[in-house]
RNA sequence: AAAAAUGUUUUCUAGGGUUCCGCGGAAAAGUUAUCCGGCAGGUCCGAGAGAAAACUCACGGAAAAUAAUCCGUGUACACGGAGGGAUAAAAACCCGGGAGAU
Numbered sequence: 001a002a003a004a005a006u007g008u009u010u011u012c013u014a015g016g017g018u019u020c021c022g023c024g025g026a027a028a029a030g031u032u033a034u035c036c037g038g039c040a041g042g043u044c045c046g047a048g049a050g051a052a053a054a055c056u057c058a059c060g061g062a063a064a065a066u067a068a069u070c071c072g073u074g075u076a077c078a079c080g081g082a083g084g085g086a087u088a089a090a091a092a093c094c095c096g097g098g099a100g101a102u
Base pairs, nucleotide, nucleotide: 007055008054009053010052011051012050015045016044020042021041022039023037024036025035026034057074058073059072060071061070062069077097079100083095084094085093
C1' cells in the first nucleotide's frame, strides 16, 4: 500500500525468561574487562478466550446535492491438552477460536 470482517492497530497488565544493565560470588588481570548465579529490579518478549483507547465496518438520524461532514447505537459468545517453532532464552507469543470438550 492492498486485501480482509467472530476486523486492525497502539498503550498497559497477568505472565515469561536472561541478550544488555544492575546485583551477588569466585578467580585473576592491568583498562578493547573473565567465569558462575534468574536474582527484589531496569531494558526486552507478552495474551483469540485480560484492561483501556483509536480506526474501520454495520444500522439509524441530521445536514448536504455531486458532497462524504456531524451525532447516536452496536462490534456479541468463547472450556481447551500434549507436542513442536522462533528469539539470547522462555511464556497465556506462533502452529491455534487448532486436536478435543459442551
This is a predicted structure of a 102-nucleotide RNA (Guanidine-I riboswitch aptamer). Model confidence (mean pLDDT): 78 of 100. Of the family's consensus pairs, 96% are formed in the model. It was read from a public genome assembly, where an Rfam model found it.